[in-house]
């Protein structure tokens, strides 16, 4: 330089994250179909299903120049004639149709059933072959013979068709002659791998057909016929080549299944023969016993193969329509004939099925040719035109035939192109939609204006595709005697178009006739309104819909594509999701339980050889079309043409020798052997030992023993347990003992002996790659289990009993059998685990430990080096992370095993092994969109650690029992209005229901309304006064009667217009304590006044996140200090605020009074500011000071001073958030809803009910008390529709009356407990006061339902309260009273105020709540979580199953058509041969040859039979999956409440439980060992 032109992702598992992994989507394609829609043209394409059945027409004929024969209709002429016909002749015509003969019919056209095969593809071979027509070369084409069809006659038959007789021709048929370079035989030479090939000698065998044109000669029966010659041409025959086509053979390639592992008897080979165009078991006889197969035979399923097509970056994957090559088939099966070629789509024979005709005797047929019909199906066209072109067959040619082909028709089926108009046109029409009501959108869109004319309409013009051949004329050349004829070449003329009056061109007309489909939650471009209300529906995946749906349906708007658009189906892609390119296996799916070893794969160093692989070069091939590039032609494009490049393969030749393989030689480092040492629970057998349990015997001894959380069953006065002595028997081997040792794994533990395997170290010597791995195979293989025989102490499935429990088929206890032990034989599985296959090499270290060797040395220690094991930590690296890290999960090589979403399923069926249990191998239907790994943040735990709180404990007082009050539930009711419902509803909303309130109920009455605004109309008043009715509301009526401004008129006044106000009418609207607190705002409760909750930057992590905020201390506190990859900051904590405790200053009235004065003795008055007090401002407290502790810090303990000491007491103050917490009935507010009522008014009633249950309280049960009398001391409040003094009346509540006070002035107002006295004497009381009666008072229209108070009388329960439960840590609890709000009246409630004034806290084990750290988790709606199995119900697919039924391929026997072959052939037989006869061209006889018939082998099909295999169906039955909120339990996840899982065995409604052995994928605590840091 040429070339090369190319690789995108997303959604979905989670609270979030990373990974694994499936599902789904976006792209492209189609011979498509369906839905909606549809203007035009060009080019293509069009039964993918029933190789189902077919009516009708057409699809293969042609040649008279091979041959014989040869009409008719019609018409002309003549004759006859009964006037209608007959006869003869000519033309038609040597024509039509038919026949003999030749060539073709084996091509072209269709289809894909069969076929897994030399069928196809590719490359070769054929020395193992054939080839009509064509071409080329050489030669020949002589001379005879006998028939036969047509036609004619006769006959049979319905027909198809056939039989007999007579005649005739040929390029039909048959002899004869001649012929070789052909064929065969023989001999020889050459060549060669060879049965061959080439050449030569001799011998034998085998051919033929004529036709036509012209010229010429002769003959005859002379419009003509016959014969000869010349010439031209064509045909025929023989042979050699070529070309074309075909046959056969071979290498390589060519789908799935091993739940198909063995198959084969003409099978494999040989000899001989046959057979074919040709090799060959192709066929036959004989002989041998071979051949194929894990490199997948056989069997089963599926399928025509290829060029190519689609997709893909590619490698691949899928497909094999149209076009092209090959193959196969032609109704199904079999068979041959003819022929160059067929075992023949439109030929023949036979069998079968089917259809049709029939006179019932018999015949005919084959659209998978083109059209077309029926059928099937989601689906696929005209019974068209033409041979004009291209091609084919025949012919000398003209020409004929040709559903090949060329065209047209139908179909948006596909690709391509064009159009449905262009420009202009409003701050923008109408309509529609939305709206925050202002407007916005549709939208320059429309209308309107100015244009254009593709297409369309109408008219006109109008192609290319046609050039040959042939004819005629002319010219040239050749053959020829020839100016003839023929052949070849050239020129000219006229002629030929289905498509089609089409393409195309010109003119005319008018925007005139021409847009839909899908989508709009994310993926994925595009949003709103209404309707609907888990309904109707949507949906590719995730998912939408339960009253505000961008997801359903409709409207508006928008997005995309466009004569199409969507849907469905299928294929590739994305999918690296089968990974060659290009994946994995510790925990996600996945390492075989372990070893030995066969095949196979793979393998150290060096040299030589050859050249199989490999590499390079050259040649051939890789058909055309397709695809790619260039240029060109249709106006463009699709489409087409041209040239080029390419086609990765195969074959052949040449070369190279690095690597691999092969052959020869050598080496030693891999491997092995010998020698010297060493350690060890390695294996097998025999023997021995002591401790302990149990049992037996005897002694001592007496009432219990045993067992548990607690008990009981059990044992024991017939003497247990305990203890001593003796004995029996079985099993297991304490200490040592150890992340110690050995072994391949399972596994192995007292001691001794015998037998035996492996390993390690050291040193030299030897062998010389002998190595590694290892499909099948073989062996070993815990526990449980099985068989036979022993043994049996302890333990212990099953089982029994006792407990526990709601139950307890369990956990616990007491017993107890298989079994556990031994021998022999099976079984062959485990969490058989390091969840990590084996081998080799390489890649930092540190530190323990076991076995050995060497060195140094201070000589058994210690130290250094090294080999082999076994642990821990860790670098690089790796990993999704966790982690691994020379013992790799790092870096590489080799070999084996295994994985491909979850469930179904360690299943079914089949096979195989086993005595059985069961093992190994191992699916599918169906179903889900996940299942899963690691890590993160939370939450939780009947996990752990630390800490706090009236949380417990220590105390004091209560509640729960009684009566009453209040609230709630429930019940009741016409109504008992509504809300609040664990803590955090229940003396709560309600700081006060007789009416009102009031929302509820009964009844009565109103309808623009009780209330707001506006518009229009009317009236001039309204108010007020009065009457009737009524329970009132209301309804009805009477009386009275405006204002302002301006105009006009006659002043008062009237009238008109406008306005104000009021009433009334109408319409908009008002109104609703109607619903939704799960549509909301606001406010509030609660965790909790708990100490937490976060952010920025940085750092760490792939990431969620972490760090900070953890840690060591400390605090009331994430308070502070120190440390630290963190450094800072915010909201909270604290402080700032109020109050209280102390002091000071200022100010003194209404407050105060020390001193002074007066006094009625009262701070009353003068006066005073000292004090109290008031209310403003300041001071004061900060761990500031001292001691001790502590890290010298923070801080803690103690002390001093101080009114107060460590946030002094109290209050206000409530972080991020949680509870869809509460409130639509305080208020506000979005939807919805009612409108003579769900609105508004009134009367009366209800909210006050009462068997009962609960909650907050009050009063008590008495003597720390009650009653009576006397007496003392507050604080904080309230007061004009008010508080009310003194005084009077009343027993009293209260009444009368009214000074004073708008308040530090007056009033409420008396404080009470207390103190001093008296009485009561332990009782249902001189306690307690409920209830009830009578009589009163107060408020208020009104106390009946339903108020409070007073007096007298009455005098209930109750004697300190079960289980349980509550408050409080100091001026607190407890006790005592006072005030206030609400309020006409009503307080045991609520909110404040002061008075008197305690006890206790060892302490944090436990209960409750909370905070921090850590751990486990299958939870994340977060333990009120999750979740397992039986049972019941419904649906779905599936296994088994007596039986019923069908398909397929074989086998055995039998029968056996056509037909080839073989045999026979007494029957039939013109040609050739022989003989005879005679009339000499005939007859007769014989032979050769041929044929019918018959026989035989093979043989399609049929029949019979027993099996095989694959389906369908089935009473019944087994499990499985999915379903709404069913039933029983609670197995698992936390230590899941008995850690779980696991193989096995037994048992049980079920999950499951138990035994034996194993695993950690177990929490927690302690100990041991090891390691790390200091």
């Nucleotide at each position: 330089a040429c070339a090369a032109c190319g690789g995108a992702g997303a959604g979905u598992u989670u609270g979030a994250u990373c990974c694994u992994g499936g599902c789904u989507c976006a792209g492209g394609a189609c011979g498509a179909a369906c839905g909606c829609u549809g203007g035009c043209g060009g080019c293509g394409u069009g039964c993918u299903u029933a190789a189902c059945a077919c009516a009708u027409g057409c699809a293969a004929g042609u040649c008279g120049a091979a041959g014989g024969a040869g009409a008719a209709a019609u018409u002309c002429c003549g004759a006859a004639u009964u006037u209608u016909u007959u006869c003869g002749g000519g033309a038609g015509a040597g024509u039509a149709a038919a026949c003999u003969g030749g060539c073709g019919a084996a091509c072209g056209g269709g289809u894909g059933a069969g076929u897994a095969a030399c069928g196809c593809g590719u490359a070769g071979g054929u020395a193992a072959u054939c080839u009509a027509c064509c071409u080329u070369c050489a030669g020949a084409u002589u001379g005879g013979g006998g028939a036969u069809a047509a036609c004619c006659c006769c006959g049979a038959g319905a027909a198809a068709u056939c039989g007999g007789g007579a005649c005739u021709a040929a390029u039909a048929c048959c002899g004869a002659a001649u012929a070789a370079c052909a064929u065969c035989c023989u001999g020889g030479c050459a060549u060669a791998a060879a049965u061959g090939u080439g050449c030569c000698u001799g011998g034998a065998u085998u051919a033929a057909a004529g036709g036509u044109g012209u010229c010429u000669c002769g003959g005859c029966u002379c419009c003509g016929c016959c014969g000869g010659g010349a010439u031209a041409u064509u045909g025929u025959c023989u042979g050699g080549g070529g070309a074309u086509g075909a046959g056969c053979c071979u290498g390589c390639g060519u789908c799935u299944g091993a739940u198909u592992a063995g198959c084969u008897u003409g099978u494999u080979g040989g000899u001989a023969g046959g057979g074919u165009a040709a090799a060959a078991g192709c066929c036959u006889a004989c002989c041998a016993a071979g051949g194929c197969g894990a490199c997948g035979a056989u069997c089963a399923g599926u399928a025509g193969c290829u060029g190519g097509u689609c997709u893909g970056a590619g490698a691949g994957g899928a497909c094999g329509a149209u076009c092209a090559g090959c193959c196969a088939c032609a109704c199904u099966g079999g068979g041959a004939c003819u022929g160059a070629g067929a075992u023949a789509c439109g030929g023949c024979c036979c069998a079968g099925a089917c259809u049709c005709c029939u006179a019932c005797g018999g015949g005919a047929g084959g659209c998978a040719g083109c059209a077309g019909u029926g059928g099937g199906g989601a689906c696929u066209u005209u019974u068209g035109c033409g041979c004009a072109a291209u091609g084919g067959c025949c012919g000398a040619a003209a020409g004929g035939c040709u559903g090949a082909c060329g065209c047209a028709g139908c179909a948006a089926c596909g690709c391509c192109g064009c159009g449905u108009g262009a420009c202009u046109g409003a701050c923008g029409a109408a309509g529609c939609u939305c709206u925050u009501c202002g407007g916005a959108g549709u939208g320059u869109a429309a209308a309107g204006g100015u244009c254009u004319g593709u297409c369309g309409u109408a008219g006109g013009g109008g192609a290319a595709g046609a050039a040959a051949a042939a004819u005629u004329u002319c010219g040239a050349u050749g053959u020829g005697a020839a100016u003839a004829a023929c052949a070849u070449c050239g020129a000219a003329a006229a002629u030929u178009g289905a498509c089609a009056g089409u393409a195309c061109c010109c003119u005319u007309c008018a925007a005139g006739a021409a847009a839909g489909c899908c989508c709009c939650g994310g993926c994925u471009a595009a949003c709103u309104c209404c309707g609907u209300g888990c309904c109707a529906g949507c949906a590719g995946c995730c998912g939408c819909g339960g009253u505000a749906a961008c997801a359903c349906g409709g409207g508006g708007g928008g997005g995309g594509c466009a004569a199409g658009c969507g849907u469905u189906g299928u294929c590739c892609g994305g999918a690296a999701u089968u990974a060659c390119u290009g994946g994995g296996c510790g925990u996600a799916a996945a390492g075989g339980g372990c070893a030995c070893g066969u095949a196979g794969g793979u393998g150290u160093c060096u040299u030589c050889g050859a050249a199989a692989g490999u590499u390079u070069c050259u040649g051939g091939u890789u058909a055309a079309a397709u695809a790619c590039u260039u240029c060109c032609g249709c106006u463009c494009a699709a489409c087409g043409g041209u040239a080029g490049a390419a086609c990765a393969g195969c074959c052949a030749g040449a070369a190279a020798a690095a690597c691999u393989a092969c052959g020869g030689g050598g080496a030693u480092u891999g491997a092995g052997u010998a020698c010297g040492g060493g350690a060890g629970a390695g294996g097998g057998a025999a023997g021995c030992g002591g401790a302990a349990u149990u049992c037996c015997u005897g002694g001592u001894g007496u009432a219990g023993c045993g067992g548990u959380g607690a008990a009981a069953u059990g044992c024991g006065u017939a003497g247990a347990u305990a203890u001593c002595a003796g004995g029996a028997g079985g099993a297991a081997c304490a200490c040592c003992g150890g992340u110690g040792g050995c072994g391949a794994a399972g596994g192995c533990g007292g001691c001794u002996u015998c037998c035996u395997g492996g390993c390690c170290c050291g040193u030299u010597a030897c062998u010389g790659a002998c190595g590694c791995u290892g499909a099948g195979g073989u062996g070993c293989g815990a526990a449980a289990g099985c068989g036979u025989g022993g043994g049996g102490a302890g333990c212990a499935a099953a089982c029994a009993g006792g407990a526990u429990u709601a139950g307890a088929u369990a956990c616990c206890c007491u017993g107890g059998u298989a079994g556990u032990c031994c021998a022999c034989g099976c079984c062959c599985u485990a969490a058989a685990c390091g969840a990590u296959g084996g081998a080799u090499a390489c890649u930092a270290g540190g530190u323990g430990u076991u076995g050995g060797a060497g060195g140094a040395c201070u000589a058994u220690c210690c130290c250094c080096u090294u080999c082999a094991g076994u642990g821990c930590c860790g670098u690089a690296g790796u990993u999704a992370a966790c982690g691994c890290g020379u013992u790799a999960a790092g870096u590489a090589u080799c070999c084996c095993g295994c994985c491909u979403g979850g469930g179904g399923a360690c299943u079914a069926c089949g096979g195989u092994c086993g005595c059985a249990a069961g093992g190994c191998u191992g699916a599918a239907a169906c179903u889900c969109a996940a299942a899963g790994g690691a890590a993160u943040u939370g939450a939780c735990g009947g996990g752990g650690g630390c800490c706090c709180g009236c949380a417990c404990a220590a105390g004091c007082g209560g509640u729960g029992g009684a009566a009453c009050a209040u609230g709630u539930g429930g019940u009741u009711u016409a109504a008992u209005u509504c809300g609040a419902u664990g803590c955090a509803a229940c003396g709560c909303g309600a700081a006060g229901a007789a009416c009102c309130u009031u929302a509820c109920c009964u009844g009565g009455g109103c309808u623009u309304g009780a209330c707001a605004u506006c518009a229009c109309g009317a009236u001039g008043a309204c108010u007020g006064u009065c009457c009737g009715u009524g329970a009132a509301a209301g309804c009805g009526g009477a009386c009275u009667u405006u204002c302002c401004u301006g105009g006009u008129c006659u002043u008062u006044g009237a009238u008109c217009a406008g306005g104000a106000c009021a009433u009334u009418g109408u319409g908009a609207c008002a109104g609703g304590u109607g619903g939704u607190g799960c549509a909301u705002g606001g406010c509030u409760g609660u965790c909790g006044u708990c100490a937490g909750c976060u952010c920025g930057u940085g750092u760490c992590g792939u990431g969620a996140g972490a760090u900070g905020u953890u840690g060591g201390g400390u605090u009331a506190a994430g308070u502070c200090c120190c440390g630290c990859a963190a450094c800072g900051a915010g909201c909270g904590c604290a402080a700032c605020c109020c109050u209280u405790a102390u002091c000071c200053u200022u100010a003194g009235u209404u407050g105060c009074c020390a001193g002074c004065a007066c006094u009625u003795c009262g701070g009353g008055u003068g006066g005073g500011g000292a004090c109290u007090c008031u209310a403003a401002g300041g001071g004061g407290a900060c761990u500031g000071c001292c001691c001790c502790g502590g890290a010298u810090a923070a801080c803690g303990g103690g002390g001093a001073g101080g009114a107060a000491g460590g946030u002094g007491g109290g209050g206000a103050u409530g972080a991020c958030g949680u509870c869809a917490a509460g409130u639509c009935a305080g208020c506000a507010c979005g939807g919805c809803u009612c409108u003579u009522a769900c609105g508004g008014c009134c009367u009366g009633g209800g909210c006050u009910a009462c068997a009962c249950a609960c909650a907050c309280g009050c009063u008590a049960c008495a003597a720390u008390g009650g009653a009576c009398g006397g007496u003392a001391c507050a604080a904080a409040g309230g007061g004009c529709u008010g508080c009310a003094a003194g005084a009077g009346c009343g027993c009293g509540a209260g009444c009368u009356g009214g000074a004073g006070c708008u308040a530090a002035u007056c009033c409420c107002a008396a404080a009470a407990a207390g103190c001093c006295g008296u009485c009561c004497c332990u009782a249902g009381u001189u306690c307690a006061g409920a209830u009830u009666g009578c009589a009163g008072g107060c408020u208020g229209a009104a106390a009946c339902u339903c108020g409070c108070c007073u007096g007298c009388a009455u005098g209930a329960a109750g004697g300190c309260g079960g289980a349980a439960u509550u408050g409080c840590u100091a001026g607190u609890a407890a006790c005592c009273g006072c005030c206030g709000g609400u309020c006409a009246g009503c307080a045991a409630a609520c909110g404040g105020c002061g008075g008197u004034g305690a006890a206790u806290a060892c302490g944090u084990u436990c209960c409750c709540g909370g905070g921090c750290c850590u751990u486990g988790u299958a939870c994340a709606c977060a333990c009120c979580g999750c979740c397992c199995g039986u049972c019941a119900c419904g649906c779905c697919a599936u296994g088994g199953a007596a039986g019923c039924u069908g398909g397929c391929a074989a086998c055995a026997c039998u029968u056996g058509a056509a037909g080839u072959c073989g045999g026979u052939g007494a029957g039939c037989u013109a040609a050739c041969c022989c003989c005879g006869g005679c009339u000499u061209g005939c007859c007769g006889g014989g032979g050769a040859g041929g044929c019918a018939g018959c026989c035989g082998c093979c043989g399609a099909g049929g029949g019979u039979g027993g099996g095989g295999u694959c389906g369908g169906u089935a009473a019944c039955u087994g499990g499985g999956g999915c379903g709404a909120a069913g039933u029983c339990g609670u197995a698992a996840c936390a230590a899941g409440g008995u850690a779980g899982c696991u193989g096995u065995a037994g048992c049980g409604g079920a999950a499951g439980c138990u035994g034996c052995g194993g695993c950690u994928g177990g929490a927690u605590c302690a100990c041991c060992u090891c390691c790390u840091u200091u």
Molecule: small-subunit ribosomal RNA
Organism: Fidelibacterota bacterium